Predicted 3D model of a 72-nucleotide RNA (transfer RNA) from a Candidatus Nanoarchaeia archaeon. It matches the Rfam family "tRNA". By type it is a transfer RNA. The RNAcentral record of the sequence draws on ENA. NCBI's taxonomy places the organism under Archaea, Nanobdellati, Nanobdellota, Candidatus Nanoarchaeia. Model confidence (mean pLDDT): 83 of 100.
């Protein structure tokens, strides 16, 4: 210094061109003599960061940042 890959909720992932999902974790309630578990109900992500392209972009193209692998 060249190439690939990944960047979503506190955390672990998933998702596709039409305003985002689960599972842990939080919070309330119920349960219990209490605790944990179990059960029901909720909150939280302007999708890494700037441009394009589109009627519309987390999704496509460029760029750049950061982490990982490879090759020199």
């Nucleotide at each position: 210094g060249g190439c690939u890959g990944u960047a979503u909720a506190g955390c672990u992932u998933a998702g596709u061109g039409g305003u985002a999902a689960a599972g842990c974790a939080c919070u309330g309630c119920u349960c219990u003599c209490a605790u944990a578990a179990g059960g029901c109900a909720g909150g939280g992500a302007u999708c890494c960061c700037g441009a394009g392209u589109u009627c519309a972009a987390u999704u496509c193209u460029c760029g750049g940042u950061a982490c990982a692998g490879c090759c020199a």